[in-house]
RNA sequence: AGAGUUUGAUCAUGGCUCAGAACGAACGCUGGCGGCGUGCCUAACACAUGCAAGUCGAGCGCGAAAGCGGCUUCGGUCGCAAGUAGAGCGGCAGACGGGUGAGUAACACGUGGGUAAUCUUCCUUCAGGUUUGGGAUAACUCGGGGAAACUCGAGCUAAUACCAAAUGGUGCCUCAUAACGGGAGUUGUGAGGAGAAAGCAGGGGAUCUCUUCGGAGGCCUUGCGCCAGAAGCUGAGCCCGCGUCCCAUCAGCUAGUUGGCGGGGUAAAGGCCCACCAAGGCAAAGACGGGUAGCUGGUCUGAGAGGAUGGUCAGCCACACUGGAACUGAGACACGGUCCAGACUCCUACGGGAGGCAGCAGUGGGGAAUAUUGCGCAAUGGGCGCAAGCCUGACGCAGCAACGCCGCGUGAGUGAUGAAGGCCUUCGGGUCGUAAAGCUCUGUCGGAAGGGACGAAGGGUGGAUACGUUAAUAACGUAUAAACUUGACGGUACCUUCAAAGGAAGCACCGGCUAACUCUGUGCCAGCAGCCGCGGUAAGACAGAGGGUGCAAGCGUUGUUCGGAAUCAUUGGGCGUAAAGGGCGCGUAGGCGGCAUCAUGUGUCGAAUGUGAAAUACCUAGGCUCAACUUAGGAAGUGCAUUCGAAACUGUGAAGCUAGAGUCUCGAAGAGGGUGGUGGAAUUCCCAGUGUAGAGGUGAAAUUCGUAGAUAUUGGGAGGAACAUCAGUGGCGAAGGCGGCCACCUGGUCGAAGACUGACGCUGAGGCGCGAAAGCGUGGGUAGCAAACAGGAUUAGAUACCCUGGUAGUCCACGCUGUAAACGAUGGGUACUAGGUGUUGGAGGUAUUGACCCCUUCAGCGCCGUAGUUAACGCAGUAAGUUCCCCGCCUGGGAAGUACGGCCGCAAGGCUAAAACUCAAAGGAAUUGACGGGGGCCCGCACAAGCGGUGGAGCAUGUGGUUUAAUUCGACGCAACGCGAAGAACCUUACCCAGACUUGACAUUGAUGGAAUCUGCUAGAGAUAGCGGAGUGCCCUUCGGGGUCCAGAAAACAGGUGCUGCAUGGCUGUCGUCAGCUCGUGUCGUGAGAUGUUGGGUUAAGUCCCGCAACGAGCGCAACCCUUGCCGUUAGUUGCCAUCAGGUAAAGCUGGGCACUUUAACGGGGCUGCCGGUGUCAAACCGGAGGAAGGUGGGGAUGACGUCAAGUCCUCAUGGCCUUUAUGUCUGGGGCUACACACGUGCUACAAUGGCCACUACAGAGCGCAGCGAAGCCGCAAGGUGGAGCAAAUCGCCAAAAAGUGGUCUCAGUUCAGAUUGGAGUCUGCAACUCGACUCCAUGAAGUCGGAAUCGCUAGUAAUCGUGGAUCAGCACGCCACGGUGAAUACGUUCCCGGGCCUUGUACACACCGCCCGUCACACCAUGGGAGUCGAUUGCUCCAGAAGUCGGAGAGCUAACCGUAAGGAGGCAUCCGCCCAAGGAGUGGUCGGUGACUGGGGUGAAGUCGUAACAAGGUAGCC
Repeated sequence: AGAGUUUGAUCAUGGCUCAGAACGAACGCUGGCGGCGUGCCUAACACAUGCAAGUCGAGCGCGAAAGCGGCUUCGGUCGCAAGUAGAGCGGCAGACGGGUGAGUAACACGUGGGUAAUCUUCCUUCAGGUUUGGGAUAACUCGGGGAAACUCGAGCUAAUACCAAAUGGUGCCUCAUAACGGGAGUUGUGAGGAGAAAGCAGGGGAUCUCUUCGGAGGCCUUGCGCCAGAAGCUGAGCCCGCGUCCCAUCAGCUAGUUGGCGGGGUAAAGGCCCACCAAGGCAAAGACGGGUAGCUGGUCUGAGAGGAUGGUCAGCCACACUGGAACUGAGACACGGUCCAGACUCCUACGGGAGGCAGCAGUGGGGAAUAUUGCGCAAUGGGCGCAAGCCUGACGCAGCAACGCCGCGUGAGUGAUGAAGGCCUUCGGGUCGUAAAGCUCUGUCGGAAGGGACGAAGGGUGGAUACGUUAAUAACGUAUAAACUUGACGGUACCUUCAAAGGAAGCACCGGCUAACUCUGUGCCAGCAGCCGCGGUAAGACAGAGGGUGCAAGCGUUGUUCGGAAUCAUUGGGCGUAAAGGGCGCGUAGGCGGCAUCAUGUGUCGAAUGUGAAAUACCUAGGCUCAACUUAGGAAGUGCAUUCGAAACUGUGAAGCUAGAGUCUCGAAGAGGGUGGUGGAAUUCCCAGUGUAGAGGUGAAAUUCGUAGAUAUUGGGAGGAACAUCAGUGGCGAAGGCGGCCACCUGGUCGAAGACUGACGCUGAGGCGCGAAAGCGUGGGUAGCAAACAGGAUUAGAUACCCUGGUAGUCCACGCUGUAAACGAUGGGUACUAGGUGUUGGAGGUAUUGACCCCUUCAGCGCCGUAGUUAACGCAGUAAGUUCCCCGCCUGGGAAGUACGGCCGCAAGGCUAAAACUCAAAGGAAUUGACGGGGGCCCGCACAAGCGGUGGAGCAUGUGGUUUAAUUCGACGCAACGCGAAGAACCUUACCCAGACUUGACAUUGAUGGAAUCUGCUAGAGAUAGCGGAGUGCCCUUCGGGGUCCAGAAAACAGGUGCUGCAUGGCUGUCGUCAGCUCGUGUCGUGAGAUGUUGGGUUAAGUCCCGCAACGAGCGCAACCCUUGCCGUUAGUUGCCAUCAGGUAAAGCUGGGCACUUUAACGGGGCUGCCGGUGUCAAACCGGAGGAAGGUGGGGAUGACGUCAAGUCCUCAUGGCCUUUAUGUCUGGGGCUACACACGUGCUACAAUGGCCACUACAGAGCGCAGCGAAGCCGCAAGGUGGAGCAAAUCGCCAAAAAGUGGUCUCAGUUCAGAUUGGAGUCUGCAACUCGACUCCAUGAAGUCGGAAUCGCUAGUAAUCGUGGAUCAGCACGCCACGGUGAAUACGUUCCCGGGCCUUGUACACACCGCCCGUCACACCAUGGGAGUCGAUUGCUCCAGAAGUCGGAGAGCUAACCGUAAGGAGGCAUCCGCCCAAGGAGUGGUCGGUGACUGGGGUGAAGUCGUAACAAGGUAGCC
C1' cells in the first nucleotide's frame, strides 16, 4: 500500500467481497510447563446453607455456669473459677468499605467557574471554660398474655443517659452608626437580649475533710474526654457557562405554568411550598413527545481527523424484592435500620408472625457461555478502643478455565547402500530425505532427593540510658542500643545432586484474490463456497492419499468493532448524459457583502498564571534470569478559565465616499399581460338553382352517404373555432407560455447623456403567488377535431394500428386541481479568461444626395473554435473554464416514489416518505464486432431474359421409417441421402445363429525340439482331430555354434471395426477463388482501440492511381506451373505421303522422302505495346489498327486470417476408459438385398425435330500378359470355337453414335413406351435358392409432358450423341474421363438469395435461431389492509386513601421547671385536616402479538397465452 467481481474488450460510476488489528468471547480438533492478568455480556430471575460490622469494662449498673477445692445432718453450703462469660443502659462506627447498572437524555456526567446563599463528626492549630443541683429508666426481681415473634403490669437501680439553674465572649438575635462596594452585601463601633458543659483513668510529697478505720474524697499533677468559639484540613450541598445519542412519519408545549409582593420551609439561594397580583414562559440554533442509554478517565481501530465502545482498574452518579414515607444522625430519606402498601417464599397451635445474596462462596433457572459453599488477617487499608487487642468474604493468597498476553521446551552434532516403506512416474527415475537407523553428545521443562528465601515494617513485654512534663528521682510521653516474639501463601520461588533422548505437536490451508500440486475415487451425484465460482468421466476447487505452505501449545470457525471505505468526503466526494438543480418567481429569518477614516477590542493572534486527578499511552531509567508484568522520574495532554498585550483582517459604533444598487430626463423595439370591438379565407350545416348516378374511403375493401336526387357546381344564409402568406437557429416574458386587425388599461427590458440618493446589495430554509395538457364543480356554448362507444376491415386472434360514424372534452365565465421528458435533462448572483462569424434592438464615427457597405460600442439570440475542463461524449465569454457567496438535491439495483402516518383536495389524486425481503450487480460514455422488415455503393446464373430439367409414371440407387435373430456402423439444412462403398452371392463383414480355440489368427523375448516343404486316408457342415507317406535344404562359421523357417511348456503380453471426433494428431468439407486478414515503426486516444486498410477515381481483385500522419512489410489477389489455341527450330518411328518410282480389286502396300499432318522437346507471340477519345497532366476505361489470339485469350492446379466443439477413434496415428476361456480368434449358415409407406439422386419414356428397316460417313482419350484377343467357322443372339498378332503411335479392345440418304409408320396407349411375368439359354465363379449380369421367344404395366414448389446453365456453354477407364472372377442407369453435333438470352439491378466496402441505430456479444415484457397456473418467503381479539406503556377525569411529615384540636394521660397548695408551663396518647403510594372506575394516545378473508411484492425447473420494448423492433419511443 491494495486486490477480486458488471463488459467480447475499455474507461469511469457504483455497490458487494477479501487481505489487517482487536475481543470479558463461544464452538470444533488438539494440548507439555511456568509467570502475569482475566472470568454471568443472558434473568435488576428466584434463592437452601455459612460467613460479609462491629467495638469500647479507661462511661454505667447488674452478673452466671461447667469444673476444681473445703465443710456437711448429704438436703446443702462456702471458696476459687470471676467481677469472668453474658445480655442491658450509654458512646462511636453501621452514610465507609463491597455489589450492580434497573432507572436516568438529566446540571446525571465532563470541564471551567460561583456560593457576597451554605454545612462539615472524627483530625490539626489557637484562645477560653468544664460551676451547682434534680428526677427517672433498662438490665434485674415478681406476676401475667402468647404456639411463636414478642409483649404487658408492679417494684429496685446507675451513668460521659436525661433535665433544671449559674456563668459566658469578638459567636447568635435586635437596634443605632461609620467606612467600603456598581450592587446583593462586607468590615468595624456602641447598646440591649437569648444561649453551654461530664466525667474517666494513672501517679503523688506535704496539707485538709469524712470514716464502718479497710479506706474514700478534697488538693496537686499527667493523659483521655466534655462545652462554647476562631482558624484550617477533609468531605458534602446548591447555582451557572460550555459540551453530551437517534426520530420532525413527535410542531407546537405550558397553569405553579412565567414573573412580582408577602410569608412558610431548609444548613443554604430559589414556585422548593402557600396566599394574593400580573399574563406570562419555552420552541425550527428543535420546545413537547417517542425510542435507546449510567457518564467520564480511558479502551479498540485509524497516518490523522474521526468511528466504535465504556468489561477489568480509577473518578462521579443511581439503585438495593416493587412502590411510598419519614426517623435518628455531622452526614441517609439508609444494601446486611424503621414504618406502611404490594407481589413472592417460609413458619404457624390459623389467632398471627418471619424474610429480602445487584456483599463472598454456593444452588436452581435462563443461556452459545463465565470459576471454590477454599486459607489467612502475615502484609496493605478500614471501624472501635488509652492500649493490648477484637472485627474485617475489603484485602492478601491458594483452587478451577489455553480465556488472553509473555517466556521456555518437545533435543543437538554427525550420518548416502540416498535403506525399507509410502506416493508419483515419460519406467529412466523422482520425492518424503540427513529425514530414519547407526555413532557421538547435552540436560532446559517434567520426575526423585536434599537445602531454602525476600515479602517483617512494626507492635508488645520487662529491664537500661537520655530528654520532655511535673513540686516530684511517681506516672506518662519521646528517642537510643540489645534480648524475646509475628508468614495465609509454603511440601513456594530459588540452588544443588541423580537418572534418562527417555514423558512432551498439533491445527488450518494449497483454483484466483493468497504462500503452497500431484495421484486416486466420484460424475451437476455426493458435496464445496468469504467473493468470483467449482462438480454433467481425464476436477490442482468435492472426498481420500502422498507431497507442500502457514502458524504453533495452539490452530481454525462463528460473532462483534474499527480499518481498507475519499462508500456521508472538516481534513476529503459529487449533481448535462452514471444517483442527484426545487416547474418558476416574490420575499421572511438566516448566511454572505464595495472604497476610505477614527474608535472599540467580539472573533483572531501572542505571552503568563491556574487547572487539565491517579492509572493508561509515550520517553528515560530501575525490579523480577528475559519478556509479559511492575516501580520511579519526565514530557505531553491540541481543552477551559483568568490577566496582560497586538490591532492587519472580522464584528460593532461614529462620521464619510461613489465604481455596486436605485431615481429623474430624452429616445427605441417587441406574438409581454388584461378588456372591449372588428375582419376575411376555410370546414360544416340550412335554403334555392344547375345536374345525374354514383360519391366516399383504402394496400385492397367494406361499414357510410345517394334516385326521398348525393358527390360536383352556382347564389344566399347561419354558427362556432382557429388566424394561411408575412414567419426567420426572428421577437417578448420569471417560468408555464404568447401570433389576424383596432382602441383602451398595464408590467418589464434596452440605448444616450447628465443630475441626484449614498451600500439602500446578493442569496433565500419556512411562507406567499404564478403554473402546459388532462381532469373536477356550476352555468353557457359546440363548426371542426375527437378519449369512451358502435360498426366495417385486417388477422390465427385484433378489445389495436386502417376506415365510417360518434359522446365527454376541446371554446367562454367563475371556482378547484398543482402535476409534465414543467428539458438547456445544466439553480441564482459576482468578477476574470484567444479569436472568427451570422442575426435582432439601440448609439456614435467615416463616407454619401440618400439608403447600404465599413469602423467603434452597449444589450440580446445563434454557430464554429483556442486555452482550460471532462469518464468520455462534449462544454468552451449565454462555460460543463478559473474564483467567491447563498439555496436545493444525491449516496448500489429491485421492493417503491409504494405501505403506514400526517397535511392538502369535491373527487381523481398530490406533497412528505420507509421497512421486511431479494440480487451481485443495476447504470454511464466510448470501442470492436454481429444484426436491422436502416441508408449508400458494388458483385455473383442472385433475380430478370432464355434453354433444358426435377416434382406426376415405371425402374435403378441412397436415406428415413417399419420389420427382423441380424437387417453391422458412420454421415443429417445449404455443407447427410448414386455419401464412406473405384463395385455385399462365399470372402469382404464389422451384424445374427450355431460349432470350436484360449500366450491365442498377428508381434517381441523364450527353456526345449525340429529343417522347411509336398502329399494320402478316416470322422465332421467346416474349423478341427486322428493315422500315415515323401523329404533332410540354404547362408555364415573361430567348427563350439549362429541366422532363416516350423513346433512348443510357462510367463510377460498379444488382440479389440469396443466407448469417447466434446481429450487429440493428421486429413477433409464449408463460407469462398469471396477480397479480404494482419504486422513493425510512427502518430492519435487515459484506455479498449484507431490510423495505415478511410476518402476521390478505377479494377475480376486491398488491381492500380491520386490525396492523406502515416511510412513500410507479410499472408492472400495477380504472375510464375500444367493444358489448349498460332508460328518457328530440332528430330522423323511404330506416325505421315506433296514430289519421284514400283505395285494392288483396293490399300503408304513397297522403294524413297520428312514438304505437310502429326508426335514431343525447346523457343517466339499479347505487353493496354500502338492510334484516337474520355479522364485530375494519373490509374484506367471506350473505340480502332495490326494479329491465330485483345485487354485475366479458354480451361486446370493453386483455397489467406479464421468460422462451424462441422466430419472422421470404422483409413492411419494416439491419451484415457472398458474387455481378456472374450467385446479376442477360427469355421459353417444367414443378414447387410426385408417392405404398408415417405424423401433425395438418377435412368427410360410419354413419341413424327419421332419409332422401325436398309444404306453410308466422320472422333478423341484411354486400356491390355492370370491380359487384349484378330481373321476364319458355329449359334437368331448372349456366346462358343479358334488362336494370328501384341508388354503395343507397330497388335487387339474398335463398331463410334447422333448426323446424312432412301423407305415405312400417320397421332393411336400406337410399329410410342418398355416395367412385370412365363419359358429357354449364355457367361463368370467352389457355389448364382435367398442374391449376379447378359441373350432369345412370349408377355406388354404405368405413362399422352407432370400441382404447390424447385434445380442447372452465359459459348464450343446448355441441350443432345456415342466412346473409354478405375473398381472388378462376374456384376454400372453411379463415378471419372473423352470427343461428335451444337443453340437461345442477358433490357437491367426494383425485388428474392448469398457476399464485399462505407455509414447509421442497438437494451444483441452463445452475437436476431439474439434479447426481452406482462397476465394466468403452481410452490415458498417477507409484508400492507382487516370484523376483531390479547398484551405492554402512557395522558386526562373521578373515587379511594396505608404509613408518615406538617398544621390544628387535645375534655384522656403526664417524673424533672414554677408554685406552700390549687394549679400552671411543657410533653404524650388520641382525634381532625392538607399532601400522598398501592388500589378502583371511566375515557383517550402510542407500541407490539395474533386474525377468517383480502391487496400487491419477491424468488423459483425446460408451465400457459400472446409479442409490448431493444433495429425505422415492423404503428418511432418516452413522460